The RNA shown here (transfer RNA) has 73 nucleotides and comes from Trichonephila inaurata madagascariensis.
The organism belongs to Trichonephila inaurata, within Eukaryota.
Rfam family: tRNA. It is annotated as a transfer RNA.
Its mean pLDDT, the model's own confidence on a scale to 100, is 81.

RNA sequence: GUCCUUGUAGCGCAAUGGAUAGUGCGUAAGACUUCUAAUCUAAAAGUCGUGGGCUCGAAUCCCACCUAGGAUG
Numbered sequence: 001g002u003c004c005u006u007g008u009a010g011c012g013c014a015a016u017g018g019a020u021a022g023u024g025c026g027u028a029a030g031a032c033u034u035c036u037a038a039u040c041u042a043a044a045a046g047u048c049g050u051g052g053g054c055u056c057g058a059a060u061c062c063c064a065c066c067u068a069g070g071a072u073g
Base pairs, nucleotide, nucleotide: 001072002071003070004069005068007066010025011024012023013022018056027043029041030040031039049065050064051063052062053061
């Protein structure tokens, strides 16, 4: 240089064009308990890597760039 993969909540990951973007762990609050743990309840936390495009509608499709990893010379 060329090609492939990856990027979503603090962390690990889902969501194959129809929307309120979710699950587990974790965090903080309450209940229970003498206290802790465990359990239960309800919650916070996301510019879906960045910028453009297609579309009535994009996390999802297209293009460029960036990050990380890999293949090849």